[in-house]
RNA sequence: UCCGGCGUGGCGCAGCGGUAGCGCAGCGGACUGUUAAUCCGUUGGUCGUUGGUUCGAAUCCAACCGCCGGAG
Numbered sequence: 001u002c003c004g005g006c007g008u009g010g011c012g013c014a015g016c017g018g019u020a021g022c023g024c025a026g027c028g029g030a031c032u033g034u035u036a037a038u039c040c041g042u043u044g045g046u047c048g049u050u051g052g053u054u055c056g057a058a059u060c061c062a063a064c065c066g067c068c069g070g071a072g
Stems, first nucleotide, its partner, number of pairs: 001071007010024004018055001026042005048064005
């Protein structure tokens, strides 16, 4: 320098253009002699950044930024 993959709550990941979800963690409660386990409820996201396409973008396109891998 070129090619490819990835970037979504604190963490791990889903999400075929139509209101962004699951698990764990956190918080509150139930149960229990207590803790743990279990169950119920609940908080938390400018979807890496900036533009573009579209009635509508996490999703499609471009350029950047970061991480990983490959080629030279």

About this RNA
This is a predicted structure of a 72-nucleotide RNA (transfer RNA) from Roseomonas sp. AR75. NCBI's taxonomy places the organism under Bacteria, Pseudomonadota, Acetobacterales, Roseomonadaceae, Roseomonas. It was read from a public genome assembly. The coordinates come from a structure-prediction model, not an experiment, and the mean pLDDT is 83. It matches the Rfam family "tRNA". By type it is a transfer RNA.